[in-house]
RNA sequence: CGGGGUAUGGUGUAAUGGCAGCACGCUUGCUUUGGGAGCAUGUAGUCUCGGUUCAAAUCCGGGUACCCCGA
Repeated sequence: CGGGGUAUGGUGUAAUGGCAGCACGCUUGCUUUGGGAGCAUGUAGUCUCGGUUCAAAUCCGGGUACCCCGA
């Protein structure tokens, strides 16, 4: 320098163009003498900037970061 891939709560991971879920974690409560386990409840997310569309995590373009291949 060229090509390809990935980016989603604190962590891991889903999501036919149509309300962004799940598990762990964390908060609060119940339970316990206390802890653990269990139950209930709440919290928090689409890398960034544009475009297409009635509607974008998803499609298109630019950028950023990381990974792979080639030179």